[in-house]
RNA sequence: GGGUGAUUAGCUCAGCUGGCUAGAGCGCCACAUUGACGUUGUGGAGGCCGGGGGUUCGACUCCCUCAUCACCCA
Numbered sequence: 001g002g003g004u005g006a007u008u009a010g011c012u013c014a015g016c017u018g019g020c021u022a023g024a025g026c027g028c029c030a031c032a033u034u035g036a037c038g039u040u041g042u043g044g045a046g047g048c049c050g051g052g053g054g055u056u057c058g059a060c061u062c063c064c065u066c067a068u069c070a071c072c073c074a
Base pairs, nucleotide, nucleotide: 001073002072003071004070005069006068007067010026011025012024013023019057028044029043030042031041032040050066051065052064053063054062
């Protein structure tokens, strides 16, 4: 230099062919349980989906660009 993949909650990841209000597990907080911790149960907080732009009635999803990470070729 060329190419491919990834980027969604604190962490690990779903999200099918664009369409109600974006989800799970773990973690965190509160309550119940316990002498206490843990376990278990119930409830809750936390993300406008890496940044910007475009297409569309409508974008996490499609297109362009930038950034970061991983891998392949040279």
A computed fold for a 74-nucleotide RNA from Candidatus Saccharibacteria bacterium RIFCSPHIGHO2_02_FULL_47_12, annotated as transfer RNA. The source organism's lineage runs through Bacteria, Bacteria candidate phyla and Candidatus Saccharimonadota. It matches the Rfam family "tRNA". By type it is a transfer RNA. Model confidence (mean pLDDT): 80 of 100.